[in-house]
RNA sequence: UUCGUUGAAGGGCAAACUGUCGGCGACGGCAGGGCGCAAAGCCUCCGGGCUCCAAGGAGCUAGCGGGGCCGCCAGC
Numbered sequence: 001u002u003c004g005u006u007g008a009a010g011g012g013c014a015a016a017c018u019g020u021c022g023g024c025g026a027c028g029g030c031a032g033g034g035c036g037c038a039a040a041g042c043c044u045c046c047g048g049g050c051u052c053c054a055a056g057g058a059g060c061u062a063g064c065g066g067g068g069c070c071g072c073c074a075g076c
Base pairs, nucleotide, nucleotide: 004076005075006074007073012037013036017032018031019030020029021028022027035063041069042068043067045066046065047064048061049060050059051058052057053056
C1' cells in the first nucleotide's frame, strides 16, 4: 500500500413521536427527540414497496435489497 475480516474509544448520522413549513398525496426541509446505523455518505441503473391521476404516465422511498461512486479510526 492492496484485499478480506472484526470492532466502536474520540467523533459522526438519526427511526418512531412532537412542533413548524412545503406538497393533492406518497413524502420532504428545519428544530426537538433517539430506535437504531461502520457507509444510516452520495447516485433511482435494476428489482421491491408506496402515492396521485385523465390509466399509462407522473412522482416518493438510498433507514427495503442489488449495483455504481467516494470516504474515516483501531485490531487481526
The RNA shown here (c-di-GMP-I riboswitch aptamer) has 76 nucleotides and comes from Sphingomonas sp. KC8.
Its mean pLDDT, the model's own confidence on a scale to 100, is 83.
Rfam family: c-di-GMP-I riboswitch aptamer. Rfam's curators write: GEMM was predicted in a large-scale screen for bacterial structured RNA regulatory elements.